[in-house]
RNA sequence: GCCGUCCUAGCUCAGUUGGUAGAGCAGCGGUUUCGUAAACCGCAGGUCAACGGUUCAACUCCGUUGGACGGCU
Numbered sequence: 001g002c003c004g005u006c007c008u009a010g011c012u013c014a015g016u017u018g019g020u021a022g023a024g025c026a027g028c029g030g031u032u033u034c035g036u037a038a039a040c041c042g043c044a045g046g047u048c049a050a051c052g053g054u055u056c057a058a059c060u061c062c063g064u065u066g067g068a069c070g071g072c073u
Base pairs, nucleotide, nucleotide: 001072002071003070004069005068006067007066010025011024012023013022019056027043028042029041030040031039049065050064051063052062053061
């Protein structure tokens, strides 16, 4: 330098024909216990890497940029 994959909650990741974004763990509250842990119930937490485009509507499609990883030279 060229090619490919990826970037979503604090962390690990889902989200598939474009239609108002979810799970597990972690956190907080409650039930239970003499108390802690475990278990169970509930709550909160997101500018979906950034900017532009297409569209009535974009995490999803297109372009550019940034970042991570891999391959080739």